[in-house]
């Protein structure tokens, strides 16, 4: 500086559940919890998925505003061992 993640050392996050605040709502922050992760550290920029809302030909394509990075490409950083 580039590649890997076979064992190993410290460690690290935390899925469903619960509770307890926010949010119409997907869902978020906290706390327990621990399915799992080698970026399950960060960021919605493309696909996808959900949610609200408006139209409407009443089922939904697009339209508007939003979630979700732990769906997947693709970016930005980064511990330890390894070659």
């Nucleotide at each position: 500086c580039c590649a890997a993640g076979c064992a190993a050392a410290g460690g690290g996050c935390a899925c469903a559940c619960c509770c307890g605040c926010c949010g119409c709502a997907a869902g978020g922050c906290g706390g327990g919890g621990u399915c799992g992760c080698a970026a399950a550290g960060c960021a919605g920029a493309g696909g996808g998925a959900c949610c609200u809302g408006a139209g409407c030909a009443c089922g939904c394509a697009g339209c508007a505003g939003g979630u979700c990075a732990g769906c997947c490409u693709g970016g930005c950083u980064a511990c330890c061992u390894c070659g």